Context: one part of a larger RNA
RNA sequence: CGUAGGAAUAUUGAGAAGAUCUGACUCCAGUACGAGAGGACCGGGUUGGACGUACCGCUAGUGUACCAGUUGUGGCGCCAGCUGCAUCGCUGGGUAGCUAUGUACGGAACGGAUAAGCACUGAAAGCAUCUAAGUGCGAAGCCAACUUCAAGAUGAGUAUUCCAUUGAGGGUCCUGGAAGAUGACCAGGUUGAUAGGCUACAGGUCGAAGCGCAGUGAUGUGUGCAGCUGAGUAGUACUAAUUACCCGAUAGCUUC
Numbered sequence: 001c002g003u004a005g006g007a008a009u010a011u012u013g014a015g016a017a018g019a020u021c022u023g024a025c026u027c028c029a030g031u032a033c034g035a036g037a038g039g040a041c042c043g044g045g046u047u048g049g050a051c052g053u054a055c056c057g058c059u060a061g062u063g064u065a066c067c068a069g070u071u072g073u074g075g076c077g078c079c080a081g082c083u084g085c086a087u088c089g090c091u092g093g094g095u096a097g098c099u100a101u102g103u104a105c106g107g108a109a110c111g112g113a114u115a116a117g118c119a120c121u122g123a124a125a126g127c128a129u130c131u132a133a134g135u136g137c138g139a140a141g142c143c144a145a146c147u148u149c150a151a152g153a154u155g156a157g158u159a160u161u162c163c164a165u166u167g168a169g170g171g172u173c174c175u176g177g178a179a180g181a182u183g184a185c186c187a188g189g190u191u192g193a194u195a196g197g198c199u200a201c202a203g204g205u206c207g208a209a210g211c212g213c214a215g216u217g218a219u220g221u222g223u224g225c226a227g228c229u230g231a232g233u234a235g236u237a238c239u240a241a242u243u244a245c246c247c248g249a250u251a252g253c254u255u256c
Stems, first nucleotide, its partner, number of pairs: 001152001005163007015149004021049007033038001051106005059100004066093005071086006111143002117137004169247004173189005194240003197236005203229003210223005
C1' cells in the first nucleotide's frame, strides 16, 4: 500500500516445511521343514544405538554485583574492624537464569491408489493363456494420516461484536518482561502490584561484629541453626509509571 467505510476478537486451510532410521534379546519353538546336521515364515513382547523436540524436579556444569577462608602490598592515625590492587589475586562452596553429561517424549497405528511380482475369469486362436474387455492381492516408495507455519490464497476467505467527531480503536510517553540488536511482541500505567524499595519466607554460605569465659599465646568457646545474602515466592502503594498530546471512518459498493 492493497484486501470497495473504520476497528477488535476468534478462526477455516489452498499451499509449504519438518519428521519418516535401525540393532540385539525373548516367546511362539527346538515347533513347521529336514535322514541328520541344522533350523524358520507369520505374529507378540523386552531393551538398546544414532537423531530430534521440550524442560531444569533429580544428577552435573557455569554462575566476574552471593557467602566464607587466605597470601603480598597500599589506605582508613594505631589496635581491632573494614577496604583498593594483584587473572574474579588465589582457594572452597553456590541461588536464579542458561545448559548436558540429566529428565520426559517422538518415529507409530488405520486407510486409499499403485510398482516389480503373484493371481481369478477369459477370448482373439473350440485348446492354452494374469489381458485384449473385466476383477483381486501386493512395498521403508506415492496420496493421506503426525507436528509446525499459513488469506499478499491479489482467488486477498469465514464468524461475532463495536463505531459515527458527543470518537470504536490505535499510537506518542512512562514502569517493566522467562520478549528482544533496533523496531516488533507481551504485562502494566493510581479504578494500579509493572519495576524498585520494605517485610516475611525459600535457597546459598557456614557460625558475623562486639562483649564474656578458658588459655602465656596461636586459638577455642558462649551469647547464637548466628551474621550476611544477585536474579526466587508472596504480601505491602513507600518511590516511579503525572498531566497531557497525536492519528483515526463517504452510514459508504451493487441491485430493486